[in-house]
Context: one part of a larger RNA
RNA sequence: GAACGAACGUUGGCGGCGUGGAUUAGGCAUGCAAGUCGAACGAGAAAGCUCCCUUCGGGGAGUGAGUAGAGUGGCGAACGGGUGAGUAACGGGUGGGAAACCUGCCCAGGUGUGGGGGAUAACAUUCCUAACGGGGUGCUAAUACCGCAUAUUCCGGCGAGUCGCAUGGCUUGCUGGCAAAGGGGGCCUCUGAUUCAAGCUCUCGCAUCUGGAUGGUCCCGCCUCCCAUUAGCUUGUUGGUGGGGUAACGGCCUACCAAGGCGACGAUGGGUAGCCGGCCUGAGAGGGUGUCCGGCCACACUGGGACUGAGAUACGGCCCAGACUCCUACGGGAGGCAGCAGUCGAGAAGCUUCGGCAAUGGGCGAAAGCCUGACCGAGCGACGCCGCGUGAGGGAUGAGGGCCCUACGGGUUGUAAACCUCUGUCAGGAGGGGAUAAAGCGCCGUGGUCAAUACCCACUGCGCCUGAAGGUACCUCCAAAGGAAGCUCCGGCUAACUCCGUGCCAGCAGCCGCGGUAAUACGGAGGGAGCGAACGUUGUUC
Numbered sequence: 001g002a003a004c005g006a007a008c009g010u011u012g013g014c015g016g017c018g019u020g021g022a023u024u025a026g027g028c029a030u031g032c033a034a035g036u037c038g039a040a041c042g043a044g045a046a047a048g049c050u051c052c053c054u055u056c057g058g059g060g061a062g063u064g065a066g067u068a069g070a071g072u073g074g075c076g077a078a079c080g081g082g083u084g085a086g087u088a089a090c091g092g093g094u095g096g097g098a099a100a101c102c103u104g105c106c107c108a109g110g111u112g113u114g115g116g117g118g119a120u121a122a123c124a125u126u127c128c129u130a131a132c133g134g135g136g137u138g139c140u141a142a143u144a145c146c147g148c149a150u151a152u153u154c155c156g157g158c159g160a161g162u163c164g165c166a167u168g169g170c171u172u173g174c175u176g177g178c179a180a181a182g183g184g185g186g187c188c189u190c191u192g193a194u195u196c197a198a199g200c201u202c203u204c205g206c207a208u209c210u211g212g213a214u215g216g217u218c219c220c221g222c223c224u225c226c227c228a229u230u231a232g233c234u235u236g237u238u239g240g241u242g243g244g245g246u247a248a249c250g251g252c253c254u255a256c257c258a259a260g261g262c263g264a265c266g267a268u269g270g271g272u273a274g275c276c277g278g279c280c281u282g283a284g285a286g287g288g289u290g291u292c293c294g295g296c297c298a299c300a301c302u303g304g305g306a307c308u309g310a311g312a313u314a315c316g317g318c319c320c321a322g323a324c325u326c327c328u329a330c331g332g333g334a335g336g337c338a339g340c341a342g343u344c345g346a347g348a349a350g351c352u353u354c355g356g357c358a359a360u361g362g363g364c365g366a367a368a369g370c371c372u373g374a375c376c377g378a379g380c381g382a383c384g385c386c387g388c389g390u391g392a393g394g395g396a397u398g399a400g401g402g403c404c405c406u407a408c409g410g411g412u413u414g415u416a417a418a419c420c421u422c423u424g425u426c427a428g429g430a431g432g433g434g435a436u437a438a439a440g441c442g443c444c445g446u447g448g449u450c451a452a453u454a455c456c457c458a459c460u461g462c463g464c465c466u467g468a469a470g471g472u473a474c475c476u477c478c479a480a481a482g483g484a485a486g487c488u489c490c491g492g493c494u495a496a497c498u499c500c501g502u503g504c505c506a507g508c509a510g511c512c513g514c515g516g517u518a519a520u521a522c523g524g525a526g527g528g529a530g531c532g533a534a535c536g537u538u539g540u541u542c
Stems, first nucleotide, its partner, number of pairs: 001542004006538005013388006019381002026344003030341003035075003040072002048063006082299003091224008101216002106212008114148001116146002123138006154177010182204006191197002225271003232262003237259008274296004278289004301322005324335004352378001354377003360374001361372004391422004401413005426483001428478005436469001440464004445459004486531005491512003497526005507514002
């Protein structure tokens, strides 16, 4: 000099864009942060309103409404969001390999979707319990569950051919094995026929196979902090065989066999630490760093475990143990903010218990739509960067006052003020005022599908509706110099000097050093220098 997620002191007008719990991965009140689908399924209220009956207590019907709230089932909840504790590791970075692998939803293509069965929640009833909850009996549905049929391609066994990169890959024959589920809209060409049903058709699904895409898993080369005042480490250890396990290779696990494996090219041990793209500094080489944003990893009160699932460290799932907090009828239960706000604590130190799903994105749904503290916005903090303003021009009787020098007049503050003439940024008042809106839905038309002018799908056109920010940005007008300047320094380094006070005292100080009676170095004043909504100090890095 530059930089910072900074803090402290003094000061503080406005705006834009960023950024803001770095310490206790300490404890947490409260609210919200993951739901959705009635076009998978069965069942299904109430208040209110209207009408009728009434013994005036009430009862019934309709509507509310196939709505609400539950339940079965499906998909999602493994994403998104947070944190950096642990980890010196194939964790990360980079480059390869998988002939050793998986992949829901999505895309392309092939084939199929036949025919049956038994339950169970909800519900009703009953019992136990303070609660959380739980048990019995009875009824019922499904795209829930279970057989059967069919299945070249799929899986297993046996054989043949061919190819390669060692295990092996590909093609082909025989044989054994494995599947499914329906929902919704429309139509009458054929059959029955009054509606319509079978049927046809469109669409969303379901099963299976092949390929793709996406996401993941595993393996390897190289790189990845300090200590040798850590020199030896290792028994599933190193390798083999058989078996198990996994999506898959593998001591991953197990039995047996062998005795290996690693290490001064630093094993083992200890300390520290999430890694990277990047960021800071520097001419560069390098050094430092990993906050915000992006990629990967790890974690979710602490430790352990599996279940479900295409996928699990399963943050807002489960089980066990522990610590802590809360409830209790003392028998027993409930909980997990390192999600968004917020609170206490520790600390030099870091925000609102805000608005909205309008946009972008995500989940579910055929769709309308619902959910979304992701996100978009607003709020707070000079925390940072940037921009603007606090007026401009004229104005010498060089006023008064202050300070200084002289002794009576000067110098300086100083065009500074007063005064005159202008201007109108920001703040203030009034009026106007977009874009962010694309979709979506309805209708007409065209094309595709189809038996079809239905439906459905695609496209064009027209119409309707949707904005949190926000009546904000921006524009115009009004008024008015009015509301808006400080901080540090002035011995040298280093731009800026005098007077008074003090007298090695009080004090200053980054280094050199000042102060003991004329101190440009302490304190005050006048003046000056520098930067300016900031200026200094401290800390840290280069």
The part of an RNA shown here (small-subunit ribosomal RNA, 5' domain) has 542 nucleotides and comes from an uncultured organism.
The prediction has a mean pLDDT of 81.
Rfam family: Bacterial small subunit ribosomal RNA. Rfam links the family to the GO terms ribosome and structural constituent of ribosome.
The RNAcentral record of the full RNA draws on ENA and SILVA.